A computed fold for a 95-nucleotide RNA from a Pseudomonadota bacterium, annotated as c-di-GMP-I riboswitch aptamer.
[in-house]
RNA sequence: CUUUGCUCAGAGCAAGCCAUGGGAAACCGUGGUGCGCAGAGUAACGGGGCUAAAGAAGAUUAAAGAACGUCUUCCAUGUCCGCCGAGCCGCCAAA
Numbered sequence: 001c002u003u004u005g006c007u008c009a010g011a012g013c014a015a016g017c018c019a020u021g022g023g024a025a026a027c028c029g030u031g032g033u034g035c036g037c038a039g040a041g042u043a044a045c046g047g048g049g050c051u052a053a054a055g056a057a058g059a060u061u062a063a064a065g066a067a068c069g070u071c072u073u074c075c076a077u078g079u080c081c082g083c084c085g086a087g088c089c090g091c092c093a094a095a
Stems, first nucleotide, its partner, number of pairs: 002095004012037002016033007035082001041088002045085003048080003055074006
């Protein structure tokens, strides 16, 4: 330096659930617990998943019409790196 994660050491992270706070939601923060993780470190760049506040379109109720409201659909500028790929940085061991 490359490959690998069978073995060794010292650590690290934390799914779901519970409590609490934030958010329209997806989801996120903190504490407890501990499903799991050898990159479950970092980072939304490409693909993909999730949500749909605002916006757009349509429908709908009573008066003339509209607005508001309600319902449906579309939509990321929101979110997920513990879905995949690429990028950056890195521990131990073996060959």
About this RNA
The coordinates come from a structure-prediction model, not an experiment, and the mean pLDDT is 84. It was read from a public genome assembly, where an Rfam model found it. Its Rfam family is "c-di-GMP-I riboswitch aptamer". Its family is annotated with cyclic-di-GMP binding in the Gene Ontology.